[in-house]
RNA sequence: CAGCAGACCGGGGAUGGAGUCCCCCCAAAACCGCCGAGAGGCUGAUGACUCCUACAGCGUU
Numbered sequence: 001c002a003g004c005a006g007a008c009c010g011g012g013g014a015u016g017g018a019g020u021c022c023c024c025c026c027a028a029a030a031c032c033g034c035c036g037a038g039a040g041g042c043u044g045a046u047g048a049c050u051c052c053u054a055c056a057g058c059g060u061u
Base pairs, nucleotide, nucleotide: 010025011024012023013022016052017051018050019049020048021047033042034041035040
């Protein structure tokens, strides 16, 4: 000097993935569900909407 490859080109919203919107935070942060003295127990895969996956209930073939 050239080529190739990689990294960076924010993060988060209680368990997976994608899209849209909303909100929050600036790494010292946002965020990390609830009940119960304890043992133990409860709801939901969303912040909201749509779809997929997983799970749960009911019914049909």
This is a predicted structure of a 61-nucleotide RNA (Fluoride riboswitch aptamer (crcB RNA motif)) from an Alphaproteobacteria bacterium. Lineage of the source: Bacteria > Pseudomonadati > Pseudomonadota > Alphaproteobacteria. Rfam family: Fluoride riboswitch aptamer (crcB RNA motif). The family has 289 seed sequences and 2,293 matches in Rfam 15.1.